[in-house]
Model confidence (mean pLDDT): 83 of 100. The RNA shown here (SAM riboswitch aptamer (S box leader)) has 103 nucleotides and comes from Oerskovia sp. Root918. The source organism's lineage runs through Bacteria, Bacillati, Actinomycetes, Micrococcales and Oerskovia. Of the family's consensus pairs, 96% are formed in the model. RNAcentral records the identical sequence in 2 taxa.
RNA sequence: ACACCAUCCAGAGCGGUCGAGAGUCCUGGCUCGUUGACACCGCAGCAACCCCCCAACGGAAGCCUCCCGCGGGUACGGGUGCUACAGCCAGGUUCGAUGGAGC
Numbered sequence: 001a002c003a004c005c006a007u008c009c010a011g012a013g014c015g016g017u018c019g020a021g022a023g024u025c026c027u028g029g030c031u032c033g034u035u036g037a038c039a040c041c042g043c044a045g046c047a048a049c050c051c052c053c054c055a056a057c058g059g060a061a062g063c064c065u066c067c068c069g070c071g072g073g074u075a076c077g078g079g080u081g082c083u084a085c086a087g088c089c090a091g092g093u094u095c096g097a098u099g100g101a102g103c
Base pairs, nucleotide, nucleotide: 002102004100005099006098007097008096013043014042015041016040017039021032022031023030025092026091027090028089029088044083045082046081049079050078051077052073053072054071058067059066060065087095
């Protein structure tokens, strides 16, 4: 970079740096922002995608076991992620974000 699967109305904020736009893009709204937003960094926290534990169904083997992993558990720890508003709303779009597993 490419294609695939799952999720996106729950939850969780302080400090520092910066200085004008930001909430993906288009149209129309709404909201946040010089009482410093957005972004970045630090710390704290949230959640439970993966690691981890249990495990239905099914399969292999043949009495030792192995594969698969619906679903459930934990949050000490490891890999990510997230911490205004439903992905802010409506319409549009071979849209986007995050994770996993591939190539």